[in-house]
This is a predicted structure of a 1515-nucleotide RNA (small-subunit ribosomal RNA) from an uncultured bacterium. The coordinates come from a structure-prediction model, not an experiment, and the mean pLDDT is 85. Its Rfam family is "Bacterial small subunit ribosomal RNA".

């Protein structure tokens, strides 16, 4: 620094995600060491135990244990000593600090700058000064009482540094004075006069000018109070709050100001710059991220607030409204003898309880610190250590070198090998940490003891600072450090490998188990899930999960937008605010310089330094802290004030244009009505109809009438208007805006939250009005339905009145308002001004003003705007931040009511959305072809029968093919066999292939069992090659056989969606792409598109393209014509000769089969752009591709095929192989799909008779004779074929007959007798012959071929084939009809449009219903928690009264008094309690959307002109 993710790809928006850092963390595997930090984030929940706050030479009285001594025999008693010690009391000082927590509190609480002329400060330092003289009590203590205990009570005795009171005093306070000097105001300092007032306390001891206290008073240093400025989170769906409330006077009270309190008087005060309530919340320094600016935090360390079981109080003190004080009331525990007491861990530990979680009921006061104390000391759970935890950072280790047979195992494998992997063994070393032994710091100097010197004294004491020496003093801990010893010895895991994101392979699961942070994997070959091998990351850790900050420019100050993506208010006046023309002058409030003060320490940077390094910690008038505050300067810029200008704004003449608006009138034209006439049977209306009106006279037509709307033509991207909006004329009133020229005001301007106003159509009130149209209805059609389109009626409405109401529109240019600049062309409204013109309309230029097209430069994601900007800039407002849920719910305002307006969450998606592109689709449009239609002929669908299919049915009916493109398809031919299926018998190295051992010639045959395969028993027989050998013969060898042995073979078993190869479709349709250039941010376009033209992307032209390539065509085959070569099996013209081209002879003609020529828009004419090219003609067998065939481009359909072959990979393996016999495949209520033969007269039958081709033939083709009605049989000729054969070619043509009939039509079905193939014709063959003779009289909706030698129609042949073709394939013979033409229907090809489709319309898509499941809204109420007002209430206390009851100090005239207390009484007030409200939950029976879910009903609303174009507002 970016990536992924919406799409077919795209580019822009926009969300969601990630990789990054960081934690008081938790959880999951795993875990050697040390160091240095951190550790209840939750229930401010309850707490057993111990411990955290005491100390003292003020004072009083004062033990014990011990020991030691004396008496005593001993129990004992008694002296010292312990000890003036403990422990308890008085009293003095501390307990307000230190530790904890963070509840509360949105506040002068906190932070920072100030202030206090409104203030206090123990203990501490400093400065003057003082301390004299008395008195009365009390608590410890004794005695008596009460109580379970806590604890109380009464009596008597005593001490102080406790208490009091007189004396002394001022610079202190307090009151009256007059100066002087500061001050921003109250007013403050100072010297000063006068008059009142108010102090103490002693203790030790080395006995002093001592030490420590004690009081007064100034200062001062510390620490607190109070006040202000400016900052300090959300919500407005919280908009008014506020009676002590704002202010004054006067008491009062506090250390001090103050409504702090109280009396009275006025009626203040805060709020939109956000009062007031409502939520959360300790705040700061800083700590986490970030470039930064932010933005989240607020643990630990610090500073500062607030709190101590809850709620209220006040008392003691310098300080408290008091964490380990107090009294009250509440909950809560606990003790009780039931009468009454006690307690508050948010101190350190610890223990329950919560919770995903947070330690030890540790040791010391040795260090630092703090409290008493003269010290010694004592206390210190502050604190310093330890412990416990990988909870963090940080360091170290868990070995180094060598070492290839590349080891063994694993794991993969293409079987060759690769990888773990120098990895390990093996060898050679070292030994850190951890183990032993042993040695061993520093933290500790100061108090203190002695010397010396200073200070200060009279002094050498004493003190007190300096500094030298001596000594005591360590929890940690015998720690840290270091030496020695032994040994590679004790010390690696977690995660992750689809992309993002470094790492890939095997197995196993088969949308299962599961994975997941997005995208997404998983449905039989998962680099995505599980486990392995192997790898990458990191490393005592790794991972996950929460929660933060970045990336995130996704709240934009740095630093976004708003025509279509989320976003301009519907328009106007206008208030508050912002913001403002030129010019002087001033002031110095922003601004800008410099100072000076504060910004704590610690943190962060930087520099040096100490722990071996790091982490971690020192030191530093380093830097930093961007701030506040104050001085001081400066005057451009903004502002303030005071002048001035005219150019913005405004007026004021003059002049035209205009549906601008209001009323009030007045026309014609045309609908409907009524009213007459003329007229007869219709009319109307539709795709077609019908409801309807009409013979009681419509419709038409003519006169006349009546009433309400709307204003034809002019009319026009023309005009007014701020928008909605405004259209006959004609009067009135009235607003803006232009043009033109002068004077005049002088900045009066913009813009505009809120407010105010207008505001289409629907809609609502109230009363009119009602022709026509028409929601709503009815009624007729369409329809599957039709609560719609379409038709006939038809009611609100629509007009009209009202200061009415409402207040929304896709209220759109989807573009807020003004100013200003920034190339042009062209129209058009209004108005001027020049020129030219008989000085007339024009014309021509130019100027302001509108209003439209087109275009550059800029902008823009594109699309597009572009002086009427969406360009380039200032001003102000509005407004958006993913879709969905929602403009919805609650709440608030507004309305008569529809409703409007302001406006959310839960939840649930990962995308919604824009623009443009390439496709594909349209019941969009343009052109163009095709047996596609149409125009012809023949057929299918109806019979029967062949044949396939599907269904059914069987043991099985083997598998495959399924719109076209499966169904006479694979099958060019199932009785066996095919043969894959069923049934039965059998075999396992197999029926087939290699390897490897033993034995054997191979082979032929017979009997027996059995269906056979098969098993059993026998006879015959001795091959080929090579080598030795003469031979006989022996070895070897190929083949062959039989039996073994394991490797293995077999499989028409799966999967055609793992796959080659074939193939089939679109389609013999004209398209499909590539180079390089160009265009475009990009996909992509262009080229290929255009204007002709073809059959064709075929040629021409022409063009930001120029070429080329695959496919068209040509080349190939074949038939037509002609030459030529060759003439045997072909062929005869002439010649001869036969029955016959039989033969001679001949190769001219047929033929045959090579090889040549021919056809090319080449010639002419017209058309055409001089062009391709059409058209017409001649020639020419042929003529514009001459007829037909091969030939199938890029590619589509996950089309077909695994049973044609081949193959991944799965699955069998005495069977899913193999053999075999018989069955099946041939079954049959039925449907469909291709055929055949017919239903007849153009015809059947009977008999004569003529004329092809193309092909097969030795296990074969059969001529000729012969039996037979025939199939066929028996004999046999010729022929490996241009020779012989199959081989009569039928239709046709002549004759005859039948005469419209189920027939002399048709032949299906059955029967009987043959043939013939073939081991075998029963399931289950063809033939043949005699016999029977169904159905069917031309075939419904629908459908199907075919444009010339075609259709039609006749026959022939071949292929498979032992037999078996209505079926393929191929030959010819006979031969039409008919095309106007492209409107429709199928299909295609180009070009264009629209698209919400891209699996591409067999697309996508809505919305009720139906069921599951979530969160949510109402809701009879019901429960709670928070708060308001009002009232009740009234402890404790503190203040006010009262005090007949009580009382040491003083004072007293001796009565008493002053000064008190107790107790009453009252004000204030906590808790408690009633009443009523407001606000937030919790739950409720029903109810309402709303989201989400597997393939559900029902329709089809949008999306293509979506099939009625959509879409907004309303009803």
């Nucleotide at each position: 620094a970016g990536a992924g993710u919406u799409u077919g790809a795209u580019c822009a928006u926009g969300g969601c995600u990630c990789a990054g850092g960081a934690c008081g963390a938790a959880c999951g595997c795993u875990g050697g060491c040390g160091g240095c930090g951190u550790g209840c984030u939750u229930a401010a929940c309850a707490c057993a135990u111990g411990c955290a706050a005491g100390u003292c030479u003020a004072c009083g009285a004062g033990a014990a244990a011990a020991g030691a001594g004396u008496a005593g025999c001993a129990a004992u008693a008694u002296u010292c000593u312990g000890a003036g010690u403990a422990a308890a009391g008085u009293g003095g000082c501390g307990c307000a600090a230190g530790g904890g927590u963070g509840c509360g509190u949105a506040a002068c609480u906190c932070g920072u700058a100030a202030g206090c002329a409104a203030u206090c400060u123990a203990c501490c330092u400093u400065u003057a000064g003082a301390a004299g003289g008395g008195g009365a009590a009390u608590a410890a203590c004794c005695c008596a009482g009460c109580g379970a205990a806590a604890g109380c009570c009464g009596g008597a005795c005593u001490a102080a540094u406790a208490c009091c009171c007189c004396a002394u005093a001022a610079u202190g306070c307090a009151g009256c004075g007059g100066a002087a000097c500061c001050g921003c105001a109250u007013g403050g300092u100072u010297a000063u006069g006068u008059u009142g007032u108010u102090a103490a306390a002693g203790u030790c001891u080395a006995u002093a000018u001592g030490a420590c206290g004690u009081c007064u008073a100034g200062a001062g240093a510390u620490g607190a109070g109070c006040u202000u400025g400016c900052g300090u989170c959300u919500g407005a769906u919280u908009a008014g709050c506020u009676a002590g409330u704002u202010g004054g006077u006067g008491a009062g009270g506090u250390a001090a100001c103050g409504g702090c309190c109280c009396a009275c008087c006025a009626a203040g005060g805060c709020u939109a710059c956000g009062a007031u309530c409502a939520g959360u919340a300790g705040c700061u320094g800083g700590u986490c991220u970030g470039a930064g600016a932010g933005g989240a935090c607020g643990a630990c360390c610090a500073g500062c607030c607030a709190c101590a079981c809850u709620g209220g109080g006040a008392c003691u003190g310098a300080g408290a409204c008091a964490c380990g004080g107090c009294c009250c009331a509440g909950a809560c525990u606990c003790c009780u003898a039931c009468g009454g007491g006690a307690g508050g861990c948010a101190g350190c530990a610890g223990u329950g309880g919560g919770g995903a979680a947070u330690u030890u009921u540790g040791g010391a006061c040795a260090a630092u610190g703090g409290g008493g104390g003269c010290a010694a000391c004592c206390c210190u759970g502050a604190u310093c250590c330890a412990g416990c935890c990988a909870u963090g950072c940080c360091g170290c280790g868990u070995g180094a070198g060598u070492g290839a047979a590349g080891a063994a195992g694993g794991c993969c494998u293409u079987c060759g090998g690769g990888u773990u992997g120098u990895a390990a063994a093996g060898c050679u070393c070292u030994u850190u940490c951890a183990g032993c032994c042993g040695g061993a710091a520093a933290g500790a100097a100061a108090u203190c003891g002695u010397g010396c010197a200073g200070a200060a004294u009279a002094a050498u004491a004493c003190u007190c600072u300096g500094u030298a020496u001596g000594g005591a003093u360590g929890a940690c801990g015998g720690u840290a450090c270091c030496u020695g010893c032994a040994g590679a010895g004790g010390a690696a895991g977690c995660a992750c490998c689809g992309g993002c994101u470094a790492a890939c392979u095997c197995c196993g699961u088969g949308c299962c188990a599961g994975c997941a942070g997005c995208c997404g994997c998983g449905g039989u070959a998962a680099u995505a899930c599980g486990g392995a091998g192997g790898g990458u990351g990191c490393g005592a850790g790794c991972g996950u999960u929460a929660a933060u900050c970045g990336g995130a420019a996704u709240u934009a100050c740095u630093g976004g937008g708003c025509g279509u993506a989320a976003a301009g208010g519907g328009c106007g006046c206008g208030u508050a605010g912002g913001c403002g023309g030129c010019u002087g002058a001033u002031c110095a409030a922003g601004u800008c310089a410099g100072a000076u003060g504060u910004g704590a320490a610690a943190g962060c940077c930087c520099a040096c330094g100490g722990c071996u390094u790091a982490a971690c910690c020192g030191u530093g008038u380093g830097a930093a802290g961007u701030g506040c505050a104050u001085c001081u300067g400066a005057a451009a810029c903004u502002g303030g004030u005071c002048g001035g200008c005219u150019u913005g704004a405004g007026u004021a003449u003059c002049g035209g244009a205009g549906a601008g608006g209001a009323a009030a009138g007045u026309g014609g034209a045309a609908u409907u009505c009524c009213c007459g006439g003329u007229g007869u049977a219709g009319a109307g209306g539709u795709g077609a109809a019908a409801u309807u009106c009409g013979u009681a006279g419509a419709u038409a037509u003519c006169g006349g009438g009546a009433g309400g709307a709307a204003u034809a033509c002019c009319g026009g991207u023309g005009g007014c208007g701020a928008g909605g909006g405004c259209g006959a004329c004609u009067u009135u009133c009235u607003g803006g805006a232009c043009g033109a020229a002068u004077a005049c005001u002088g900045a009066c301007g913009c813009u505009g939250a809120g407010g105010c106003g207008c505001g289409a159509a629907a809609g609502c009130g109230u009363g009119g009005g009602g022709a026509g149209c028409a929601a709503a209805c009815a009624g007729g059609a369409u329809u599957a339905g039709a609560u719609a389109c379409c038709c006939u009626g038809g009611u609100a409405g629509u007009c009209c009145a009202c200061a009415g109401c409402u207040g929304u529109a896709a209220a759109c240019g989807a573009u807020g308002u003004g100013c200003a600049c920034u190339a042009g062309a062209u129209g058009u409204g209004g108005g001027g001004a020049a020129g030219u013109g008989u000085u007339g309309a024009c014309c021509u230029u130019u100027c302001c003003u509108g209003u439209g097209u087109c275009g550059c430069a800029g902008c823009u994601a594109a699309c597009g705007c572009a002086u009427u900007a969406a360009g380039u800039g200032c001003a102000c407002c509005g407004c958006c931040u993913g879709g969905g849920g929602a403009g919805u719910a609650c709440g608030g305002c507004c309305g008569c009511a529809a409703g409007g307006u302001u406006a959310a969450a839960a939840c649930u998606c990962a995308a919604a959305g824009g623009a443009a592109u390439u496709g594909a689709c349209g019941g969009g449009g343009g052109c163009c072809c095709g047996c596609a239609c149409a125009a012809g002929c023949g057929g299918u669908g109806g019979a029967g029968u062949a044949u396939g299919u599907g269904g059914u049915u069987u043991a099985a009916u083997u598998c495959g093919a399924c719109g076209c493109a499966a169904c006479g398809c694979g099958c060019a031919g199932a009785a066996c066999c095919u043969u894959a299926c069923c049934u039965a018998g059998a075999c396992u190295u197999g029926a087939c292939a290699u390897c490897c051992c033993g034995g054997g010639g191979a082979u032929u045959u017979u009997c027996u069992g059995g269906a056979a395969a098969c098993a059993g028993a026998g006879a015959a027989g001795u091959g080929c090659u090579u080598u030795a050998g003469c031979a006989a013969u022996a070895a070897a060898g190929a083949a062959c056989c039989c039996g073994g042995u394991g490797a293995c073979a077999g499989g028409u078993g799966c999967u055609g969606c793992a796959u080659g190869g074939c193939u089939g479709u679109c389609g013999u349709c004209a398209g499909c792409u590539c180079g390089u250039g160009u265009c475009g941010u990009g996909a992509g376009a262009u080229g290929u598109u255009g204007g002709g033209u073809u059959a064709a992307g075929u040629c021409c032209c022409g063009c930001a393209a120029c070429g080329a390539g695959c496919g068209c065509a040509a080349c190939c085959c074949u038939c037509g014509c002609c030459u030529u070569u060759a003439g045997u099996u072909g062929c005869c013209a002439g010649c001869a000769u036969u029955c016959a081209g039989u033969u001679g002879g001949g190769c001219a003609c047929u033929c045959u089969a090579g090889a040549g020529g021919g056809a090319c828009u080449g010639c002419c004419g017209g058309u055409g752009u001089c062009a391709a090219a059409c058209c017409g003609g001649a020639g020419g067998a042929a003529g514009g591709u001459g007829g037909g065939g091969a030939u199938g481009a890029c590619g589509u359909c996950a089309a077909g095929u695994c049973c044609u072959c081949a193959u991944g990979g799965c699955c069998u393996u005495u069977a899913u192989g193999u053999c075999u016999a018989g069955g099946g495949c041939u079954a049959c209520a039925c449907a469909c799909g291709u055929a055949c033969u017919a239903c007849a007269a153009u015809g059947g039958c009977c008999g004569g008779u003529a004329c092809a081709a193309a092909g097969g033939g030795c296990a074969g083709c059969c001529a000729c004779u012969c039996a037979g009605c025939g199939a066929u049989g028996a004999g046999g000729c010729g022929c490996u074929a241009a020779u012989c054969c199959c081989a009569u070619a039928a239709a046709g043509c002549c004759g005859g007959u039948c005469u419209c009939a189920g027939u002399c039509c048709g032949g299906a079905u059955c029967g009987c007798a043959g043939u013939c193939u073939g081991c075998a014709a029963c399931u289950c063959g063809a033939c043949u012959g005699c016999g029977u003779g169904a159905a069917g009289u031309u075939g419904g909706a629908a459908u199907c071929g075919c444009u010339a030698g075609u259709a039609a129609u006749c026959g022939u042949g071949g292929a498979u084939c032992a037999g078996c073709a209505u079926g393929c394939c191929a030959c010819g013979g006979u031969g039409a009809a008919u095309a106007c033409g492209u409107u429709c229907c199928c299909g295609g090809g180009c070009c264009u449009u629209g698209u919400a489709c891209a699996c591409a319309c067999c697309g996508c898509c809505c919305g009720u219903c139906a069921c599951a499941c979530c969160a949510c809204g109402a809701g009879a109420g019901u429960u709670g928690g928070u708060u308001g007002u009002u009232c009740c209430a009234g402890a404790a206390g503190c203040g006010g009264u009262u005090g007949a009851g009580c009382u040491a100090a003083c004072c007293u005239u001796c009565g008493g008094g002053a000064a008190g207390c107790a107790g009453g009484c009252u004000g204030c007030c906590a808790a408690g309690g009633a009443a009523u409200g407001g606000u937030c939950g919790g739950u409720a029976a029903u109810u309402g959307g709303g989201g989400u879910g597997a393939a559900g009903u029902c329709g089809u609303a949008a999306c293509a002109a979506g099939g009625u174009a959509g879409c907004c507002g309303u009803a």